[in-house]
Context: one part of a larger RNA
RNA sequence: CUGGGCGUAAAGCGUGCGCAGGCGGUUUGCUAAGACAGGUGUGAAAUCCCCGGGCUUAACCUGGGAAUUGCGCUUGUAACUGGCAAGCUAGAGUGUGGCAGAGGGGGGUGGAAUUCCACGUGUAGCAGUGAAAUGCGUAGAUAUGUGGAGGAACACCGAUGGCGAAGGCAGCCCCCUGGGUUAACACUGACGCUCAUGCACGAAAGCGUGGGGAGCGAACGGGAUUAGAGACCCCGGUAGUCCACGCCGUAAACGAUGCGAACCAGGUGCGCACUUGCCGCAAGGCAAGGGCGUGCCGCAGCUAACGCCAUAAGUUCGCCGCCUGGGGAGUACGGUCGCAAGGCUAAAACUC
Numbered sequence: 001c002u003g004g005g006c007g008u009a010a011a012g013c014g015u016g017c018g019c020a021g022g023c024g025g026u027u028u029g030c031u032a033a034g035a036c037a038g039g040u041g042u043g044a045a046a047u048c049c050c051c052g053g054g055c056u057u058a059a060c061c062u063g064g065g066a067a068u069u070g071c072g073c074u075u076g077u078a079a080c081u082g083g084c085a086a087g088c089u090a091g092a093g094u095g096u097g098g099c100a101g102a103g104g105g106g107g108g109u110g111g112a113a114u115u116c117c118a119c120g121u122g123u124a125g126c127a128g129u130g131a132a133a134u135g136c137g138u139a140g141a142u143a144u145g146u147g148g149a150g151g152a153a154c155a156c157c158g159a160u161g162g163c164g165a166a167g168g169c170a171g172c173c174c175c176c177u178g179g180g181u182u183a184a185c186a187c188u189g190a191c192g193c194u195c196a197u198g199c200a201c202g203a204a205a206g207c208g209u210g211g212g213g214a215g216c217g218a219a220c221g222g223g224a225u226u227a228g229a230g231a232c233c234c235c236g237g238u239a240g241u242c243c244a245c246g247c248c249g250u251a252a253a254c255g256a257u258g259c260g261a262a263c264c265a266g267g268u269g270c271g272c273a274c275u276u277g278c279c280g281c282a283a284g285g286c287a288a289g290g291g292c293g294u295g296c297c298g299c300a301g302c303u304a305a306c307g308c309c310a311u312a313a314g315u316u317c318g319c320c321g322c323c324u325g326g327g328g329a330g331u332a333c334g335g336u337c338g339c340a341a342g343g344c345u346a347a348a349a350c351u352c
Base pairs, nucleotide, nucleotide: 004323005322006321007306008305012320014201015200016199017198021194022193023192025088026087027086028085029084030083031082033081034080035077036076037075038074039073040072041071042070049065050064051063052062053061054060091191092188093187094186095185096183097182098181099180103177104176105175106174107173108172109171110154115149116148117147118146119145120144121143125136126135162169163168206247207246208245209244210243211242215241216240220236221235222234223233258319259318260317261316262315263314266297267296268295269294270293271292272291274289275288276287277286278285279284301308302307325352326351327350334345335344336343337342
């Protein structure tokens, strides 16, 4: 390089945006770069191949031909690709009116509960476990009543539900803001798809500065258990968990399944609008239909099997990423990013 692959065997970048690049709907005209056809020049000789010839054969030598799949020039063709021009509306997008939603950012606010504080009632226990003990309590605990402080999370609704590109998002209200979907019409006229490098976002933990600290709780201390117990259980408890700003850039970042497009039996739920019909004064409800999203079952087909099955792992196309036996190793070295922790890139010897 060719080839074969990437749900679970090695393999889809955590996710998006997007320059270059690759690929690109439909009609007509022109062009002739690609393409195709003819001609011509060249493609040294030897070698290889074919037909002959010469050493008694062969190897070897030798004559002729073919081949040299290439390149240049030239003539022609115009279906296809490309280029130029002019159109089109089925792709893509915009406007207008609705609709649903824990989508994002900021501010405010509510109740339950835990803890703590003060005061009242009240007396000997409370807490905890398999059983205990450490612990708390006569300096009055636990329980109970009233008042107060503070932080964090939002029971029921709640879902097999919704939204978001992913990470993720949940009390309620207000402000700012992204996306989706739908109906009818109007508009732009291929403006598209994908995307190396790049840029942005990116759970938890962790880091820096400042704040905050109720509960929980690495580390740590104590009590148990045990042969030991660096654990599991119990009593405490610091970072942290929370906020602001700045870093980090990882994950079983999972659907272990890249994105976009088209096509290919059915059945049955859920969410959201829509159209038509019926009911209703209305809010709205019911039915049917196609649409978007989200589940389950399942034919063909696919699969090593498991399973997937219109939300494909089916049938095809475009583009990107990635894999190539196990260990060594996601390591060393180098580079680069980071305050650090470390991240990214990424071998070899050796060994089975």

Predicted 3D model of a 352-nucleotide part of an RNA (small-subunit ribosomal RNA, central domain) from a metagenome.